RNA sequence: AGCGGGCCACGUGAUCGCUCCGCGACGAUUUGUCGCGGAGAGGAAAGUCCGAACUCCAUACGGGCGGCAUGCCGGGUAAUCCCCGGUCGCGGCGACGCGAAGGAAAGUGCCACAGAAAACAAACCGCCUUCCGAAAGGACGGUAAGGGUGAAACGGUGCGGUAAGAGCGCACCGCUCCGGCGGCAACGGCGGAGGCACGGUAAACCCCAUGCGGAGCAAGGCCAAAUAGGGAGACGGCGGGUGCCCGUCCCACUUCACCGCGAGGUGAUCCGUCUCCGGGUCGGCUGCUCGAGCUCGAGGGCGACCUCGGGCCCAGAGGAAUGAUCGCGACUCUCUUCGGGGAGAACAGAAUUCGGCUUACAGGCCCGCU
Numbered sequence: 001a002g003c004g005g006g007c008c009a010c011g012u013g014a015u016c017g018c019u020c021c022g023c024g025a026c027g028a029u030u031u032g033u034c035g036c037g038g039a040g041a042g043g044a045a046a047g048u049c050c051g052a053a054c055u056c057c058a059u060a061c062g063g064g065c066g067g068c069a070u071g072c073c074g075g076g077u078a079a080u081c082c083c084c085g086g087u088c089g090c091g092g093c094g095a096c097g098c099g100a101a102g103g104a105a106a107g108u109g110c111c112a113c114a115g116a117a118a119a120c121a122a123a124c125c126g127c128c129u130u131c132c133g134a135a136a137g138g139a140c141g142g143u144a145a146g147g148g149u150g151a152a153a154c155g156g157u158g159c160g161g162u163a164a165g166a167g168c169g170c171a172c173c174g175c176u177c178c179g180g181c182g183g184c185a186a187c188g189g190c191g192g193a194g195g196c197a198c199g200g201u202a203a204a205c206c207c208c209a210u211g212c213g214g215a216g217c218a219a220g221g222c223c224a225a226a227u228a229g230g231g232a233g234a235c236g237g238c239g240g241g242u243g244c245c246c247g248u249c250c251c252a253c254u255u256c257a258c259c260g261c262g263a264g265g266u267g268a269u270c271c272g273u274c275u276c277c278g279g280g281u282c283g284g285c286u287g288c289u290c291g292a293g294c295u296c297g298a299g300g301g302c303g304a305c306c307u308c309g310g311g312c313c314c315a316g317a318g319g320a321a322u323g324a325u326c327g328c329g330a331c332u333c334u335c336u337u338c339g340g341g342g343a344g345a346a347c348a349g350a351a352u353u354c355g356g357c358u359u360a361c362a363g364g365c366c367c368g369c370u
Base pairs, nucleotide, nucleotide: 001370002369003368004367005366006365007364008363010329011328012327013326014325015324016323018040019039020038021037022036023035024034025033026032042347046358047357049356050355051354052353053352054216055215056214057213067212068211069210070209071208072086073085074084075083076082087101088099089098090097091096102207103206107205108204109201110200111199124147125146126143127142128141130139131138132137155173156172157171158170159169160168174196175194176193177192178191179190181188182187220286221285222284223283230277231276232275233274234273235272236271237270239251240250241249255268256267257266258265259264293312294311295310296309297308298307299306300305331344332343333342334341335340
């Protein structure tokens, strides 16, 4: 000068408050007040991007079609798109970092601009043979070595070869195929054969393999007012007639439904009080915090992690507490007459709970490596 990893996230005291829990007293029996004691945000509580637990809806089980996600290999885990170890590729002098890293020899598509040509090749300049021409130059052909274009030009470098050239021949490198070796594997390295076929793009369609039901604690469960409304029942009252009364009956009226072309017919239908039943709303309780938990030690493993033993209890609010003030002491900056004075201190903040990832972040400490 860098690279990788881990840790902390001001400490402490007093006073006044807030939330929850325990005990006690008083009032009261829904609970409230007071006193004492205890506990009270994070490494990300965040984004809600993955994976789960739990709950309900449900059967999403098997098969078909479609969609989405994942995609080198092995391991870890409850599980993952996460983590660890390795392989390969790229970048870096290096420590190390990054990688959606299956298939382009199944098919289809695309490859802007430039360029002659962008994919079963192609002749713009150049080079070369032949012919024409006095020459300049022109014509037919050969040539992918050179120039030029481009992100990319049909293996690369060298020697030979040739009219000039060309895997045309040879050596090395690369590539393809084969064999055996090491490795669980990805893959590596070795030997042999073949003049070389197969441009790139799959974060284009697609193909292959694997996986996938949805909603979420405002999930869900229980209790349950007032008012309104639903159902059942009892009692009382209600126009006219009849009747001494109870009970019962007849007629008329209002509205609705059905039938009938229609006149009309059939059925139901009033008001109040009380009781019961069931549903839902306000509200209350629960889910709710002991959990794939934290920590110490031993053992296994390169590691992620696992096993065993000991110890610990660590917020549970619900418009939502976790705060405010004043000291003291550290830290940083600054002024200084060296006594001291002044200023600053990030990102942010629980809401069912875990495991990850990502993002934000003042300052400081430790370890290893180049």